RNA sequence: GGACAUAUAGCUCAGCUGGUUAGAGUGCGUCACUGAUAAUGACGAGGUCGGAGGUUCGAGUCCUCCUAUGUCCA
Numbered sequence: 001g002g003a004c005a006u007a008u009a010g011c012u013c014a015g016c017u018g019g020u021u022a023g024a025g026u027g028c029g030u031c032a033c034u035g036a037u038a039a040u041g042a043c044g045a046g047g048u049c050g051g052a053g054g055u056u057c058g059a060g061u062c063c064u065c066c067u068a069u070g071u072c073c074a
Stems, first nucleotide, its partner, number of pairs: 001073007010026004019057001028044005050066005
């Protein structure tokens, strides 16, 4: 230098053929339970979906560019 893949909650990840509230596990907070912890259960908070544009009635999802990381080729 070239090709490909990935980027969504603190962490690990799902999200179908674009469609009406953006989810799971774990972690965190509160409460219940206990003599008290742990475990367990209930509830809750936490997201501009990497950044900027475009297409569309509608974009996490499609297109373009950029950034970061990884793999491969030279």